Predicted 3D model of a 72-nucleotide RNA (transfer RNA) from Treponema sp. The source organism's lineage runs through Bacteria, Pseudomonadati, Spirochaetota, Treponemataceae and Treponema. The sequence is in RNAcentral, with records from ENA. Its Rfam family is "tRNA". From the family's description: Transfer RNA (tRNA) molecules are approximately 80 nucleotides in length.
RNA sequence: GGCCCCUUCGUAUAACGGCUAGUACAGCGGAUUCUCAUUCCGUCAACAGGGGUUCGAUUCCCCUAGGGGCUG
Numbered sequence: 001g002g003c004c005c006c007u008u009c010g011u012a013u014a015a016c017g018g019c020u021a022g023u024a025c026a027g028c029g030g031a032u033u034c035u036c037a038u039u040c041c042g043u044c045a046a047c048a049g050g051g052g053u054u055c056g057a058u059u060c061c062c063c064u065a066g067g068g069g070c071u072g
Base pairs, nucleotide, nucleotide: 001071002070003069004068005067006066007065010025011024012023013022018055027043028042029041030040031039048064049063050062051061052060
């Protein structure tokens, strides 16, 4: 240099082009308890950046950035 893959709440991980972007843990608030823990209820928080296609994009295409793999 070429080719391929990955990037979603704090962490891990889902999501036939039309979902309020879900789940678990963590965090926060509450209930339970003499207290802590456990358990239960509620809540907070995310689509790497830009552009394109489309009536509609986390999803398809291109570029950029970061990470990984193969190879001249």